[in-house]
RNA sequence: GCUGAUGGAUGGAUAAUCGCCCGUAACAGGGAGGAAAGUCCGGACACCACAAAAAGGGUGACAGGUAACGCCUGCCCCCUCGCCCUAAAAAGCAAGGGAGGGAUAGUGCAACAGAAACAUACAGCCCCUCCUCGGAGGAGCAAUGGUGAAAUCGUGAGGUAAGAGCUCACGCCCUGUAUAGGUAACUAUACAGGGGUGAAAACCCCACCUGGUGCAACCUCAAGUCGACCCGCCUUAAAACGGGUCAGGUAGAGGGCAAAGAUUCUAGUAGCGAUACUAGAACAAGACAGAUGAUUAUCUUCAAUGACAGAAUCCGGCUUACAGUCCAUUAGCAUAU
Numbered sequence: 001g002c003u004g005a006u007g008g009a010u011g012g013a014u015a016a017u018c019g020c021c022c023g024u025a026a027c028a029g030g031g032a033g034g035a036a037a038g039u040c041c042g043g044a045c046a047c048c049a050c051a052a053a054a055a056g057g058g059u060g061a062c063a064g065g066u067a068a069c070g071c072c073u074g075c076c077c078c079c080u081c082g083c084c085c086u087a088a089a090a091a092g093c094a095a096g097g098g099a100g101g102g103a104u105a106g107u108g109c110a111a112c113a114g115a116a117a118c119a120u121a122c123a124g125c126c127c128c129u130c131c132u133c134g135g136a137g138g139a140g141c142a143a144u145g146g147u148g149a150a151a152u153c154g155u156g157a158g159g160u161a162a163g164a165g166c167u168c169a170c171g172c173c174c175u176g177u178a179u180a181g182g183u184a185a186c187u188a189u190a191c192a193g194g195g196g197u198g199a200a201a202a203c204c205c206c207a208c209c210u211g212g213u214g215c216a217a218c219c220u221c222a223a224g225u226c227g228a229c230c231c232g233c234c235u236u237a238a239a240a241c242g243g244g245u246c247a248g249g250u251a252g253a254g255g256g257c258a259a260a261g262a263u264u265c266u267a268g269u270a271g272c273g274a275u276a277c278u279a280g281a282a283c284a285a286g287a288c289a290g291a292u293g294a295u296u297a298u299c300u301u302c303a304a305u306g307a308c309a310g311a312a313u314c315c316g317g318c319u320u321a322c323a324g325u326c327c328a329u330u331a332g333c334a335u336a337u
Stems, first nucleotide, its partner, number of pairs: 001333010012299007020031003033308001037319002040317005045214004056210005062074004076100001077098004082093002101205002106203002109198002122145002124141002127138005153171006172195010218255004227246006261283001263282008
């Protein structure tokens, strides 16, 4: 320098003309996004329900942030890769990942292979008995081999017919206690006890959280039609007809709903950080089948509208999509020193 991978940022600016939506008495003024998307999680708001519990659903180390969260921050632990050191490691450093309570409550499961997937014995080892001396039968073992993703903690010694945590020493791991550090998860050391795998995104157990439906919620007004009552007309009386009042409420209209709030930016303070507080400044898309478009010029740029994509009650997240450009980390190749 080129090409790629991962993560992050950005997703042109200004003006004019002609249109569309909102807005105004008329002017003025305003008019899509970082994801407006998926509708996955948490709320605001509205109505319904409401004695509690159960059922159902959800979450799962610890501490903090937040209106709240399954989100965010920090930290702990575990795993993987790399670097460094080394004879090799450990320790250390850095990056990435983790639905990260319980497998010592219980049930079930573990493809294929393998004798056996949690309780066994295929090959094999050892002992005894029998005989036709090569086999048969019986008893013991789980060290060795083989299978597998996974096979009873590792090394050494003792022990034994052969063996085995069977016993012992050291080490590893788990549990408990004590001490020290830490808010805590946890870590270090000492002592004691113990030593069979995985999986709880299978059922299950434990702890905690949780009422339902979603703006087509919901509220207000209300033609027509139907109904109740009153009056009028006609009449013996009614019905029908005409008028009025009332109730309910359909079409429809308005509100909810859009300018101001869990808002954004800048600075300061506190904090490792998420974030909080203080001060200053800024901020009108609001339709209802749904506007937000087109053209031109100039500027920035290697390049200028091309990528993903179009608001529908509103917020906070997560996830997914994304041309070009920029930044960081990293892989390969080429060239130069």

Source information
Predicted 3D model of a 337-nucleotide RNA (Bacterial RNase P class A) from a Candidatus Anderseniibacteriota bacterium. Model confidence (mean pLDDT): 76 of 100. It matches the Rfam family "Bacterial RNase P class A". By type it is a ribozyme. Rfam links the family to the GO terms tRNA processing, ribonuclease P activity and dimeric ribonuclease P complex. The RNAcentral record of the sequence draws on ENA. NCBI's taxonomy places the organism under Bacteria, Bacteria candidate phyla, Candidatus Anderseniibacteriota.